[in-house]
Context: one part of a larger RNA
RNA sequence: CACCGCCCGUCACACCACGAGAGCUGGCUUCAUCCGAAGUUGGUGAGCUAACCCGUAAGGGAGGCAGCCAACGAAGAUGGGGCUGGUGAUUGGGGUGAAGUCGUAACAAGGUAGCCGUAGGGGAACCUGUGGCUGGAUCACCUCCUU
Numbered sequence: 001c002a003c004c005g006c007c008c009g010u011c012a013c014a015c016c017a018c019g020a021g022a023g024c025u026g027g028c029u030u031c032a033u034c035c036g037a038a039g040u041u042g043g044u045g046a047g048c049u050a051a052c053c054c055g056u057a058a059g060g061g062a063g064g065c066a067g068c069c070a071a072c073g074a075a076g077a078u079g080g081g082g083c084u085g086g087u088g089a090u091u092g093g094g095g096u097g098a099a100g101u102c103g104u105a106a107c108a109a110g111g112u113a114g115c116c117g118u119a120g121g122g123g124a125a126c127c128u129g130u131g132g133c134u135g136g137a138u139c140a141c142c143u144c145c146u147u
Base pairs, nucleotide, nucleotide: 003110005107008103009102011100013097014096015095016094018092019091020090023087024086025085026084027083028082029081030080031079032078033077034076039072040071041070042069043068044067047065048064049063052061053060054059113134114133115132116131117130118129119128120127121126
């Protein structure tokens, strides 16, 4: 590149990230209950027992050990909660992408002035009602300013 301008939304195509989603599946953590190894502690200890004590001896005592009981106790089991990932038919908008489709909403009074709130409606931009604003053009009048 200056109206043969600018520009809005639906739809179609491609890609990207995100949300919802019956659920499915991991990680971390927490609570309740169950089970309860090794070990430690306590109790018991009629079985066993060289050292110490008594006794010539047999044997007895002290101490110790096995066994048994209880408490604590790791791992495990069941159920519930919290946090955080992955995945999921389908679905919702968003972003990006020279030359796709439909219209033409906005920018000039943009051809119904525009915009804001709200309600209803509509392929889409939008349309209609209602209240508000001027960040509206034009014409006329009034006031003021400048020449």